[in-house]
RNA sequence: CAAGUGGAUCAGAUAGUCGCCGGCUGAGGGUGUUACACCACCAGCGGGAGGAAAGUCCGGGCUCCACAGGACAGGGUGGUCGAUAACGUCGACCGGUCGUGAGAUUAGGGAAAGUGCCACAGAAAACAUACCGCCUAAGUCCCCUUGGGGGCCGGUAAGGGUGAAAAGGUGCGGUAAGAGCGCACCAGCAGCCAGGGUGACCUGGUUGGCUUGGUAAACCCCACCCGGAGCAAGGCAAACAGGCGGAACGGGGUCUGGCAACAGACUUCCACGGGCUCGUCCGGCCCGUCACUUCCGCCGGGUACGCUGCUUGAGACGCCGAGCAAUCGUCGUCCUAGAGGAAUGGCUAUCCCCGCUUUUUGCGGGACAGAACCCGGCUUACCGAUCCACUCGGGCU
Repeated sequence: CAAGUGGAUCAGAUAGUCGCCGGCUGAGGGUGUUACACCACCAGCGGGAGGAAAGUCCGGGCUCCACAGGACAGGGUGGUCGAUAACGUCGACCGGUCGUGAGAUUAGGGAAAGUGCCACAGAAAACAUACCGCCUAAGUCCCCUUGGGGGCCGGUAAGGGUGAAAAGGUGCGGUAAGAGCGCACCAGCAGCCAGGGUGACCUGGUUGGCUUGGUAAACCCCACCCGGAGCAAGGCAAACAGGCGGAACGGGGUCUGGCAACAGACUUCCACGGGCUCGUCCGGCCCGUCACUUCCGCCGGGUACGCUGCUUGAGACGCCGAGCAAUCGUCGUCCUAGAGGAAUGGCUAUCCCCGCUUUUUGCGGGACAGAACCCGGCUUACCGAUCCACUCGGGCU
C1' cells in the first nucleotide's frame, strides 16, 4: 500500500421561536362548612424514546391462585468447566467441519436395546445382493471322442455400471475364479495400561475379533430441568338504570255522576304515619293516608366509573481491585418519560456529513424506527461515520 477478520462507539450540533405531555411552585377565581380539599384558567421553573423502544421467541423479578410426598403423562434442554436472579443466554476451553490465515460455524448424549425410514437411479439400500462381467474344480446330461465344446445345477463382490451412500484400503499368498479365506502394514472400532488436564479430551503403548452404512430438530432410550395465570396481575373505595321479594297499601258519614260495579268531592267522627313544641309521656298545632308513591332486602355487582400498583432499579456513569474472559467487589457521583390507544413535534438561521453541479456558489438528501409493570437475553430492521485489535500478500528500511 492492497485485500480481509473480529469488536467497540455515535445515531447530526447550537441558538431562536411556536406548540404538546406530565411534575413542582405561585397569584387571582369558582364550588363545598373555617382549616383544607377539588375544579378550570394564567405565569414561572426544571423534565420528556431506542440501539433496537419492534417480534413477543426464551429466562427472571413482582402479583394472585394452587401445593404433604412419590410415580405416570406432557413440555423443554443436551460436549466440558465457569458466569448469572435465571436462561434455550454469555465467556473460556475440547471435538467435528470450512478458510493459506486472522477467524467462522456446530441441538455436539445414545445407531453394539428395539422399531421405522433411506426419494430417483440401480440387480441389490442392510440377517445383503448376481444386471453385465469372471469361473466350470465338484455333480449331472448331450456332442465330437485320449482332450475339448455346449446345457443344467451352481460358484464369485476382484472388474464394470447406478447412486448422496454399495458392506474397510494397499500388497503378498491362495483359488477353477474369487473372497479377511490366511498373513503384513495402514485406517477404524472395542477393551486395558501409562502420562498430562478440575473436566470435555489429548499423547503414547498393548490386546482383540478381522470390520460394525446413514438417519434420533424419526419413534425411542438415558441424564437433567419445568405448578398455573398474568399489570386486562393484584389492592383501595364504590354507583345509577333495570329486575325480584317484602312492608305501608284506612274505617264511618254526607253530597254529586252512574242501571250497577265504581269514580270524584267534602268531613272540628274514629284510626294510622310523619313533623313542630319537648329530656320523656300526655296534651295542643300542622301535614299526609292509593300515588305508574315511599321504605327495606336480594339480584345487577364488589360490576361500571375513579384511585392505586407506576417506576430507586439484579439502576446509570467513573476510578481502583479480582478474573484469560463472561462477570464480580469496594468507593465516589447522579436520579433519567410514567401517559388516555393518542405527548415526546414543527419552523427559521448558522455549522457538520453525503450526492449532483458551472466546484466561490446553487440544488437535493441525512437511515431503521418509536416507550406502556420492570429487568436479562435472543432474533429481525437499519443511512452512514469514527476508532481499536489482528491476519494474508506486496514493497521499502
Molecule: Bacterial RNase P class A
Organism: Bremerella cremea